[in-house]
Context: one part of a larger RNA
RNA sequence: UGACGGGGGCCCGCACAAGCGGAGGAACAUGUGGUUUAAUUCGAUGAUACGCGAGGAACCUUACCCGGGUUUAAAUGUAUUUUGCAUGAGGUGGAAACACUUCUUCCCUUCGGGGCUAGAUACAAGGUGCUGCAUGGUUGUCGUCAGCUCGUGCCGUGAGGUGUCGGGUUAAGUCCCAUAACGAGCGCAACCCCUAUCGCCAGUUGCCAUCGGUUCAAGCCGGGCACUCUGUCGAGACUGCCACCGUAAGGUGCGAGGAAGGCGGGGAUGACGUCAAAUCAGCACGGCCCUUACACCCGGGGCGACACACGUGUUACAAUGGCCGGUACAGAGGGCAGCCACGGGGUGACCCGGAGCGAAUCUCUAAAGCCGGUCGUAGUUUCGGACUGGAGUCUGCAACCCGACUCCACGAAGUUGGAUUCGCUAGUAAUCGCGCAUCAGCCAUGGCGCGGUGAAUACGUUCCCGGGCCU
Numbered sequence: 001u002g003a004c005g006g007g008g009g010c011c012c013g014c015a016c017a018a019g020c021g022g023a024g025g026a027a028c029a030u031g032u033g034g035u036u037u038a039a040u041u042c043g044a045u046g047a048u049a050c051g052c053g054a055g056g057a058a059c060c061u062u063a064c065c066c067g068g069g070u071u072u073a074a075a076u077g078u079a080u081u082u083u084g085c086a087u088g089a090g091g092u093g094g095a096a097a098c099a100c101u102u103c104u105u106c107c108c109u110u111c112g113g114g115g116c117u118a119g120a121u122a123c124a125a126g127g128u129g130c131u132g133c134a135u136g137g138u139u140g141u142c143g144u145c146a147g148c149u150c151g152u153g154c155c156g157u158g159a160g161g162u163g164u165c166g167g168g169u170u171a172a173g174u175c176c177c178a179u180a181a182c183g184a185g186c187g188c189a190a191c192c193c194c195u196a197u198c199g200c201c202a203g204u205u206g207c208c209a210u211c212g213g214u215u216c217a218a219g220c221c222g223g224g225c226a227c228u229c230u231g232u233c234g235a236g237a238c239u240g241c242c243a244c245c246g247u248a249a250g251g252u253g254c255g256a257g258g259a260a261g262g263c264g265g266g267g268a269u270g271a272c273g274u275c276a277a278a279u280c281a282g283c284a285c286g287g288c289c290c291u292u293a294c295a296c297c298c299g300g301g302g303c304g305a306c307a308c309a310c311g312u313g314u315u316a317c318a319a320u321g322g323c324c325g326g327u328a329c330a331g332a333g334g335g336c337a338g339c340c341a342c343g344g345g346g347u348g349a350c351c352c353g354g355a356g357c358g359a360a361u362c363u364c365u366a367a368a369g370c371c372g373g374u375c376g377u378a379g380u381u382u383c384g385g386a387c388u389g390g391a392g393u394c395u396g397c398a399a400c401c402c403g404a405c406u407c408c409a410c411g412a413a414g415u416u417g418g419a420u421u422c423g424c425u426a427g428u429a430a431u432c433g434c435g436c437a438u439c440a441g442c443c444a445u446g447g448c449g450c451g452g453u454g455a456a457u458a459c460g461u462u463c464c465c466g467g468g469c470c471u
Stems, first nucleotide, its partner, number of pairs: 007471007015461002019424005026315008034306002042053002064301007076124007084116001088103006106115003126290002129288003135284002137279003140275001142273001147186006153162003166177003192267004197235003201231003206225003211222003238261001241255001242253004304443001317417001321375007333364003338357002342353004383414001388409007430453007
């Protein structure tokens, strides 16, 4: 000077408390450990690994294993030298890769050669081999916590201190006052984006109040841009005004006005640094190592194994519910090897026709909800859907290992879960569906978004956890 203390003071945070819903018990999905295996490729491991890298493992991917094959190689260049090919069409062996083989067989020329192609030689290749404790770059975490520093001055022999402390205040080293300090920088805040209100402008593919027409009906048509909406630009919120408290900063107010009030809500934004934190397998890169193999190609298998253990999830255990019939309302996105209206077939997945749309034009689009009916507390349920049998649909060269979906049958555990533990303070939790990326298809119950319905509780800071300032 820091760090630490079961030292002290002050102060924060879903940290506790107050509440609501979960996990821990069941079945399944997924990741991990372990075990197994020819291989079950590799990495990630308290918080900060474990639905993580992976935003798509049947082949491919793929790095692993077994087997078969290649050796200047998958690509490109230089030099020397040889050659006429390349391409195309076949044949044989083969699982393919590949090997062998038949036919086809360059251009320009001053005849020296040159261009192009292929082969050989030499030099450059290739390596998801090792080292993240040699590195760059990127990332996690403390933490969106309020801190971390510098110049000059002053103090101290010096390390260093002061400033940054103290009294108030704030979400904040935010601001005020005081002050051997005076200033400044990186952070905070603001500037940026979305959202909540209004206005000007613009009016098609959007909209339809007024006028007219058509229709069973309908913005369907003429017409109109008022409204909704879309999209630029602008206004608006600043404790600005009022009252009270305070020297000030600021605080309090079911105070006014206002769509919004004291940071309005959300996002982006992550200081100096910490953990020799993570990544050599995204990429780059030093060093080391392999070079007829630790490189490369192909077929098949594996990454999907299963006594077991853990994490994260999904579905349930039912009546605030299940099932059947009827009926209503989104937002954000996607679409041409695509989205598919509409008609027909099929119980259905889906199939056959077939219009529109590269899309504010066409199309993919709700469910919970509401109305009516039924079941009557039971694991012999109209709960629950695992598992299994059969029959199918679709994608794809191909669904045995190892795909999704449909129908019929089968109907398991499960009656609210021990110790313990997690999330959340408002349009939040809970609950309901919809979309997208990846993608032929899909093991998505995951991830990222979107809207619908829509709560309870916070006395308080003694305690647990983490953090800040002073001592």
Predicted 3D model of a 471-nucleotide part of an RNA (small-subunit ribosomal RNA, 3' major domain) from an uncultured bacterium.
The full RNA is in RNAcentral, with records from ENA, Greengenes and SILVA.
Its mean pLDDT, the model's own confidence on a scale to 100, is 83.